[in-house]
């Protein structure tokens, strides 16, 4: 100083899923039915590992979110800005 890993910040993309009845109606409620890409929770593919142990999925579930917008949204590029080991 490079690249590489994580965490943090801004900033561009960012998917699914309906209807029906009430009201006091840009919103609330109730039914029934639906979706998985906040979160969280199972197995357990997988990884560190001889075993033990120990992290563990974008799979599962749907508790919670969601299904007109808005907001939010795993993940993925950009860029700052921190930390770590090795070269």
């Nucleotide at each position: 100083a490079c690249a590489u890993c994580c965490a943090c910040g801004a900033u561009g993309g960012g998917a699914g899923a309906a209807u029906c009845g009430g009201c006091a109606c840009a919103g609330c409620c109730g039914g029934u039915g639906c979706c998985g890409a906040a979160g969280g929770a199972g197995c357990a593919a997988c990884c560190g590992c001889c075993c033990c142990c120990g992290g563990a999925a974008a799979c599962u579930c749907u508790c919670a979110g969601g299904c007109u917008g808005a907001a939010g949204g795993a993940c993925c590029g950009u860029c700052g800005c921190g930390g770590a080991a090795a070269u």
Molecule: Glycine riboswitch aptamer
Organism: Marivita sp. S6314